Overview: Predicted 3D model of a 351-nucleotide part of an RNA (small-subunit ribosomal RNA, central domain) from a metagenome. The coordinates come from a structure-prediction model, not an experiment, and the mean pLDDT is 87. The full RNA is in RNAcentral, with records from SILVA.

Context: one part of a larger RNA
Parts: sequence; C1' cells; structure tokens
RNA sequence: CUGGGCGUAAAGGGCGCGUAGGCGGUUGAAUAAGUUACUUGUUAAAUCUCCGAGCUUAACUCGGAACGGUCAAGUAAUACUGUUUGACUAGAGUGCAGAAGAGGCAACCGGAAUUCUUGGUGUAGCGGUGAAAUGCGUAGAUAUCAAGAGGAACACCUGUGGCGAAGGCGGGUUGCUGGGCUGACACUGACGCUGAGGCGCGAAAGCUAGGGUAGCAAACGGGAUUAGAUACCCCGGUAGUCCUAGCCUUAAACGAUGAAUGCUUGGUGCUUGAAGUAUUUAAACCUUCAGGUGUCGUCGCUAACGCUUUUAGCAUUCCGCCUGGGGAGUACGCACGCAAGUGUGAAACUC
Repeated sequence: CUGGGCGUAAAGGGCGCGUAGGCGGUUGAAUAAGUUACUUGUUAAAUCUCCGAGCUUAACUCGGAACGGUCAAGUAAUACUGUUUGACUAGAGUGCAGAAGAGGCAACCGGAAUUCUUGGUGUAGCGGUGAAAUGCGUAGAUAUCAAGAGGAACACCUGUGGCGAAGGCGGGUUGCUGGGCUGACACUGACGCUGAGGCGCGAAAGCUAGGGUAGCAAACGGGAUUAGAUACCCCGGUAGUCCUAGCCUUAAACGAUGAAUGCUUGGUGCUUGAAGUAUUUAAACCUUCAGGUGUCGUCGCUAACGCUUUUAGCAUUCCGCCUGGGGAGUACGCACGCAAGUGUGAAACUC
C1' cells in the first nucleotide's frame, strides 16, 4: 500500500451554492503522454539463488556465475485511458403550452376569543383546589348587556394532504418573486456528477439598539403540600414571547439512513398532470404513462430488529466520518463572538 465499516453497536457534515481536485455518454481521425512488448545501458560491496573450494563435517569463510529497478535511451504496437480535432443525441440545459401548491418578501383588510376602560342592569359573593388558602369584591366584584382600546394568534376547512435544500411554511386580498412537475415539438450539443477549502441559509433560547406588550410566562413574591419542598398544585408576576435593524450558529438540526446515476417480481391507498376506450358533452368509472407521498410484501440483504423500485438489494463515482470505556467534547493553543459561548481538539492517568 491492499484489506473493514457508518438506520439502532463507534461513525453521514444541519442544509445548500460552488473553487481546486477526482470521476465522466455514443462515434471517426490524428498523436503516442499513460499502457504493453523488445533491444541496449546501468543496476557498489555484503546479502539471496546456483556451481565449486577451504577449515574432520556443519554453521562459517573464499572464488565464480546468475538474478535484480516504480531507472534511462531507442525501436515497435494502439485495445483501453489521456491530448488535439470532427460528428452525434439517449445525459444536461433552453424555448413553447398547461395544471397544482401553508415556497419566499411586502402592503392592506377580516372575524372569533382573552384582557383592559367607560356606561347600563344587578347584589354578595367570586375565584381556585384532592381539600384549602393566598388573591379579587359593599370604594359594588363575579354574572349579564352595549360601546370603545390594544396586542397576539388564525377554530372549522385540515388530510401518514401540499410546498420547500434544510431550518421551516396555515385567516383573506393584491403586488413582486423562487423552484419543481406534465405534454408535444423545436433548439444547444456532454455544456455533466461530486465537491477539500470558501461563501450563503440555518428552529428555539440568548445578546445589542429602538419600539411594542393582550394573553402566556423563566426569575422573583405569596399560599398550600411535605420530615424538609429552593419542586410538582394554587394566586400574582418581570425578562422573554411580537415588530425593525444587527449579532449568535447550536438542537433527538432525525428517515438517528450524504449526494448522483443505472439495474432488480408485486399488491393496495392518497396526491399532481397527461393520454385512451365508452358516453351527446362534462363529471364519475376502467386502462395506460410520468412526478410525488404512504402502507404491506417476494427475491436479495441484515447480528437481529428490520429494509425491500422512496432499498438498509445489485453496481459505479465523489465527499464526510469511525477505530474500546472513562478522563473529555475537557485542557492548552488558534480562530470567531459584545457576551453567553461556538469551532478545532489532545495527553497523563485509569479500567
């Protein structure tokens, strides 16, 4: 060097874009760099192999021969790879026609509910719990009716339904805007795949500045419970939750399953589009094709559980990662950050 692995045992980067690099469709010609063959040179001594000799033998020693490179030069071969050049359309992309969608951003609008304020009715309780108490209430509460204010979230529809790379996205309307899918053709002609570094996005909590604050609610105060109760239960309640601008960059960021491509029996749902038969048309039904999303399951795989055309099957390419438990995701150093901390990441020792 080769050889093993990564759903649950250690191990898939949170997700994308993409640089270098690695890998790459069909076909003609040229070249001969890789590749292959041959020739020549060189390939120190010792060692190794063979032949012979010397110590009584052997080990050992000595003499001779042979072998030996991922080396160099030359000649030749041209299947494969490379390079140059020409062609192609099955990969990839563009155009055209369509349909679906909580994809994103911004503005405006809506109703239900909670709370508060004002007014009316009305009177002694309300609230809360396992039971209570703290709390609220004769300065008129709770209840009920009307009006108003304000903030946050959008019941039903709602669906193992949809969309998005992931995080995630759900009232309505409008504007701007991204992506995928289907269909029939036309065009470009390998323009592709992956992707170390790099750049961007990235729930919640947290941080900075300015606003906002209805409800909820870390901290905190009080009441209970209890041996105690720094809790679970109750009454309050501030940060926060919301908006704008900027940081933070982590999650059981999970399908605990990296991306791409090809191949490999089926059954049954949902979803988006298209085509066909039949029908007066449409809808529905049936059949077929393509995309997505579930479930069951054959072969195969797996330590088993299970996976099974949405693969954990059979293969190829590229990246990331793992190598006993603890020490430890710690110390030190470096980088980033306002901080909190994050990234990178040991060893001694011990079992």